[in-house]
Transfer RNA from Phycisphaera mikurensis, 73 nucleotides, folded computationally. RNAcentral holds the sequence, with entries from ENA, GtRNAdb and Rfam. The same sequence occurs in records of 2 taxa. Rfam family: tRNA.

RNA sequence: GGCCGCUUAGCCCAACGGCAGAGGCAGUCGAUUUAAAAUCGACCAAGUGCGGGUUCGAGUCCCGCAGCGGCCA
Numbered sequence: 001g002g003c004c005g006c007u008u009a010g011c012c013c014a015a016c017g018g019c020a021g022a023g024g025c026a027g028u029c030g031a032u033u034u035a036a037a038a039u040c041g042a043c044c045a046a047g048u049g050c051g052g053g054u055u056c057g058a059g060u061c062c063c064g065c066a067g068c069g070g071c072c073a
Base pairs, nucleotide, nucleotide: 001072002071003070004069005068006067007066010025011024012023018056027043028042029041030040031039049065050064051063052062053061
């Protein structure tokens, strides 16, 4: 330098172009317990790496940039 993949919550990870976003772990509160662990209930937390474009509508499609990983040179 070229090509491919990925980037969504503190962490992991979903989401045919159509309810502006599911779930797990973690965290907080409560139930239970002598106390705890485990378990159960409730809550908390992202507008999707950044900037544009297409569209009635974009996490999703297109362009540029950045970061990470891989292959080639």